Transfer RNA from a Thermoplasmatota archaeon, 72 nucleotides, folded computationally. Lineage of the source: Archaea > Methanobacteriati > Thermoplasmatota. It matches the Rfam family "tRNA". Rfam describes the family as follows. Transfer RNA (tRNA) molecules are approximately 80 nucleotides in length.
């Protein structure tokens, strides 16, 4: 330099046009004499950045950035 893949709550990942979900984690409460376990609720996301297409973009297209792998 070229090619491919990936980027989504603190972490690990779903979701691939109709406004984002689960597990773990955090906080609060219930239960207990107390802890652990268990149960309930709450908070936490400008979906890497900037454009384009569209009535509507996390999703499709282009560029850039970062990471991983491959080729030279």
């Nucleotide at each position: 330099g070229c090619c491919a893949c990936u980027g989504u709550g603190g972490c690990u990942u779903a979701g691939g046009g109709g406004u984002a979900a689960a597990g773990c984690g955090a906080u609060u409460c219930c239960u207990u004499g107390g802890u652990a376990a268990g149960g309930a609720a709450u908070a936490g996301g400008u979906c890497g950045c900037g454009g384009g297409u569209u009535c509507g973009a996390u999703u499709c297209c282009c560029g850039c950035c970062a990471g991983u792998g491959g080729c030279u």